[in-house]
RNA sequence: GGACGCAUGGCUCAGUUGGUUAGAGCGCUAUCCUCACACGAUAGAGGCCCCUGGUUCGAGUCCAGGUGCGUCCA
Numbered sequence: 001g002g003a004c005g006c007a008u009g010g011c012u013c014a015g016u017u018g019g020u021u022a023g024a025g026c027g028c029u030a031u032c033c034u035c036a037c038a039c040g041a042u043a044g045a046g047g048c049c050c051c052u053g054g055u056u057c058g059a060g061u062c063c064a065g066g067u068g069c070g071u072c073c074a
Base pairs, nucleotide, nucleotide: 001073002072003071004070005069006068007067010026011025012024013023019057028044029043030042031041032040050066051065052064053063054062
C1' cells in the first nucleotide's frame, strides 16, 4: 500500500425486507428472603447505535468519506 471482517448500556451479543418507544444474558442499585452471606424472587437505573455527510416521508439497518481494532496479501 491492497482485500475482507468487526464497531449497538460496564462486559458479551441480538436486531428480519428500512417502519412507528432499541432488546437479551451477565453485571449494577433497591426491596423481600436469611442470624448473616450466597442462592432465589420482585422492581429499577443505565445506550439515540464509532464519527461526518448523503438518500428517504422515515436509517442501528442503505450509500460515500473518515477513525479504531482484527485477519490475510504485498
The RNA shown here (transfer RNA) has 74 nucleotides and comes from Candidatus Uhrbacteria bacterium CG_4_9_14_3_um_filter_36_7. Taxonomically the source falls in Candidatus Uhriibacteriota (Bacteria, Bacteria candidate phyla).